RNA sequence: AGCGGGCCACGCGAUCGCUCCGGACUCCGUUUUGAAGAGCCGGAGAGGAAAGUCCGAACUCCACACGGGCAGCAUGCCGGGUAACACCCGGUCGCGGCGACGCGAAGGAAAGUGCCACAGAAAACAAACCGCCUUCCGAAAGGACGGCAAGGGUGAAACGGUGCGGUAAGAGCGCACCGCUCCGCCGGCAACGGCGGGGGCACGGUAAACCCCAUGCGGAGCAAGGCCAAAUAGGGGGGCAGCGGGCGCCCGUCCCGCCUCACUUCACGUGAGCUGCCUCCGGGUCGGCUGCUCGAGCCCGAGGGCGACCUCGGGCCCAGAGGAAUGAUCGUGGGCGGGGCCGGGAGAUCGGGGAACCGCAAGGUCCUCCGGGAACCCGGUUCUGGUACAGAACUCGGCUUAUCGGCCCGCU
Repeated sequence: AGCGGGCCACGCGAUCGCUCCGGACUCCGUUUUGAAGAGCCGGAGAGGAAAGUCCGAACUCCACACGGGCAGCAUGCCGGGUAACACCCGGUCGCGGCGACGCGAAGGAAAGUGCCACAGAAAACAAACCGCCUUCCGAAAGGACGGCAAGGGUGAAACGGUGCGGUAAGAGCGCACCGCUCCGCCGGCAACGGCGGGGGCACGGUAAACCCCAUGCGGAGCAAGGCCAAAUAGGGGGGCAGCGGGCGCCCGUCCCGCCUCACUUCACGUGAGCUGCCUCCGGGUCGGCUGCUCGAGCCCGAGGGCGACCUCGGGCCCAGAGGAAUGAUCGUGGGCGGGGCCGGGAGAUCGGGGAACCGCAAGGUCCUCCGGGAACCCGGUUCUGGUACAGAACUCGGCUUAUCGGCCCGCU
């Protein structure tokens, strides 16, 4: 100067508050019970990301005979870890970096389809702008029929690369090496790697384009869901109403008669009616309780494993609020940035003295002593600035993103 990993997330004090839990001391409440409230005492009170809600689960409700298929979505090298994963660990391959290391949705492009801007002759069953070459015509310049794809030019990419041979010029036309592909052997659980042999080479790129192959997948989410349950309105069932009598007075209950209409003119009987009140039942709203925090939990130690992680032993209880608490103010200290001053180190360089060497000289080179002394580094003191990102809302495992600063370990 970098690379990788781990950790912390300002400390202390005072005052005033907030939420939850425990205590029954005072008020208060109940009096069989401290069930609720105010004060008091004691205890606890956000994160590494609580965030984005991007994956995976647990839990709950809904749907669902079983098997197969279609469609859609996701994933996609190999092995392992895990409750599970698109996560993590180890490895393979490719790319980048001198390196520590980083990045990679990393199956298939000889199943099919599509696309490949601009430039360029041509962007894929090949083709020929400049050019190279034979032959012919021509005095020449040049032209014509052919051959070629090495060189130039275009492009992100041009139909294997380099070299030698070969040829009229060329060309895998031939050969060697590299690449590609096929086969065999060896190493590895595997991805893959190494070695040997065959084939002149047919095969551009693109699948976070359609597609093909393999594997997996019901939906909604704690405002899930469960329980209790007012007032008012509304639904259903039952009863009652005012007067008189049985009964002298009060209350309750019981019995009898008397309202309106219809069946019928009356009586008896039956049915209906209106509003109000009482009561019961069921649904449901406000509200309350639950789900709700002991959990794939945290810490320490031992053992296994390269590691992710696993096993065993011991210890611990660590917010449960919910229109939503976990705060505010002041003082002081710490670490950080900037400025001033002081001290120490460091010595660029400047001034003076001396010695040596080169030179005729002017002068130059180099050493040493004395004095001054810039940058820079360290310490002290003082002034000042700022002290992040952000906040639980059912709970876990991950990923991603945000983050003033500081500490530790390993490596290049």